[in-house]
Molecule: c-di-GMP-I riboswitch aptamer
Organism: Thermoleophilaceae bacterium
RNA sequence: CGUCGAAAAAGGCAAACCCGCUGCGAGGCGGGGGCGCAAAACCAGGGGCCUGGAACAAAAGGUCGCCCAGUUGCCGAG
Numbered sequence: 001c002g003u004c005g006a007a008a009a010a011g012g013c014a015a016a017c018c019c020g021c022u023g024c025g026a027g028g029c030g031g032g033g034g035c036g037c038a039a040a041a042c043c044a045g046g047g048g049c050c051u052g053g054a055a056c057a058a059a060a061g062g063u064c065g066c067c068c069a070g071u072u073g074c075c076g077a078g
Base pairs, nucleotide, nucleotide: 003077004076005075012037013036017032018031019030020029021028022027035065041071042070045068046067047066048063049062050061051060
């Protein structure tokens, strides 16, 4: 510098569901919870999906724990 995640240690994150607040909504935030995760850290640039709308149109939004691209990164193996 790049590759990999079988076993292990330390620590981290946190799905469903429940409660509260918030948003027209998708959803978001906080608490409980713990299915899972080596990028389940960051990023909405491309695609997908969702909201929106009479609409399989648009404006405007949401989602990266759907995929790709980009940025950073613990431990271990080779």